[in-house]
Context: one part of a larger RNA
RNA sequence: CGCUAGAGUAUUGAAAGGAGCUCUCCUUAGUACGAGAGGACCGGGAGAGACGCACCGCUGGUGUACCAGUUAUUAUGCCAAUAGUAAACGCUGGGUAGCUAAGUGCGGAAAGGAUAACCGCUGAAAGCAUCUAAGUGGGAAGCCAACCUUAAGAUGAGUACUCUCACCGUUUUAAACGGUUAAGGUCACGGCAAGAUUAGCCGUUAAAUAGGCGUCAAGUGUAAGUGCAGUAAUGUAUGUAGCUGAGACGUACUAACAGACCGAGGA
Numbered sequence: 001c002g003c004u005a006g007a008g009u010a011u012u013g014a015a016a017g018g019a020g021c022u023c024u025c026c027u028u029a030g031u032a033c034g035a036g037a038g039g040a041c042c043g044g045g046a047g048a049g050a051c052g053c054a055c056c057g058c059u060g061g062u063g064u065a066c067c068a069g070u071u072a073u074u075a076u077g078c079c080a081a082u083a084g085u086a087a088a089c090g091c092u093g094g095g096u097a098g099c100u101a102a103g104u105g106c107g108g109a110a111a112g113g114a115u116a117a118c119c120g121c122u123g124a125a126a127g128c129a130u131c132u133a134a135g136u137g138g139g140a141a142g143c144c145a146a147c148c149u150u151a152a153g154a155u156g157a158g159u160a161c162u163c164u165c166a167c168c169g170u171u172u173u174a175a176a177c178g179g180u181u182a183a184g185g186u187c188a189c190g191g192c193a194a195g196a197u198u199a200g201c202c203g204u205u206a207a208a209u210a211g212g213c214g215u216c217a218a219g220u221g222u223a224a225g226u227g228c229a230g231u232a233a234u235g236u237a238u239g240u241a242g243c244u245g246a247g248a249c250g251u252a253c254u255a256a257c258a259g260a261c262c263g264a265g266g267a
Base pairs, nucleotide, nucleotide: 001153005164006163007162008161009160010159011158015150016149017148018147021049022048023047024046025045026044027043033038051107052106053105054104055103059101060100061099062098066094067093068092069091070090071086072085073084074083075082076081112144113143118138119137120136121135165266167179168178169177170176184262185261186260187259188204189203190202191201192200209255210254211253212251213250214249215248216247218244219243220242225238226237227236228235229234
């Protein structure tokens, strides 16, 4: 921009894409078959591998400053307690959220149609024979559907429901132009399990959107100070302590203020 007023929501599905795998074991049955050796079709059931999609409850990984330990050195005058630096975490032990696989949940199916090779029925040409010439049946991991996803720019622009109403001015009086608006939308602002930007989604005081704060979860692992014991290193009590990024719930303390713009008038 189009889809013949302007919007919002929900849909149909032309079409497109994805997927489509394989193996083992048990049973039928040591049956059919076979002199024996051996050893099934068909049918039923249970697992496995690879691949794919999703997820983070479990097992783990990561988690660049969340916690602790620790060496050297510099600084806060000193002790104690801390902070900086040690190649972009000094080193080490752990680790929430998020992300993730090695973790765990699911998938390939079943049932259908038309067929290939092939197997048939009826059957002439050609009194026989013949699956074929007329007619007709079966038959594959393949084809078409079925399953999952996208999808009306499918210009063949579909469908349903709901909302807004018939304003003002100019003129060349028309499906004109301009303007203020409606429903609605965009910007703006606070954000996100959404994201390169854009887009998407949520919220904007009639409010829990983010931050802060409180409580909790979770992590680390028992802070500093003080007392006590010990010559001291240190231990111990206060005290499952102190500290804590992303998590949960609550709470208007801070910031979502102030606003701006677009947008029908329907031959």
Molecule: large-subunit ribosomal RNA, domain VI
Organism: Palmaria hecatensis